c-di-GMP-I riboswitch aptamer from Sapientia aquatica, 86 nucleotides, folded computationally.
NCBI's taxonomy places the organism under Bacteria, Pseudomonadota, Betaproteobacteria, Oxalobacteraceae, Sapientia.
RNA sequence: CAAUCUCCUGGGCAAACCCGUCGAAAGGCGGGGACGCAAAGCCUCCGGCCUACAGCGCAUGGCGCAAUGGUAGCGGGGUUGCCGAU
Numbered sequence: 001c002a003a004u005c006u007c008c009u010g011g012g013c014a015a016a017c018c019c020g021u022c023g024a025a026a027g028g029c030g031g032g033g034a035c036g037c038a039a040a041g042c043c044u045c046c047g048g049c050c051u052a053c054a055g056c057g058c059a060u061g062g063c064g065c066a067a068u069g070g071u072a073g074c075g076g077g078g079u080u081g082c083c084g085a086u
Stems, first nucleotide, its partner, number of pairs: 003086003012037002017032006035073001041079003045076003048071003055065004
């Protein structure tokens, strides 16, 4: 310097659930909490999935359609990178 992550060190993140808060919702954020994670750091470009305020349609009961809203802890892709081991 490069590759890899079977074992090891230090550290890192934080599911469900609870409280607060923002949101129409999905969900986000903060605190508590740990199921897990070697990119569970960051980015919606592609596919999937979730939601449906506004909009459109209808037999106007509500139902259906539909992201411009989400999910990076669904997968792919892009991008950056710590300690250590081999």

The prediction has a mean pLDDT of 84. The RNAcentral record of the sequence draws on Rfam. The model forms 95% of the base pairs in the Rfam consensus.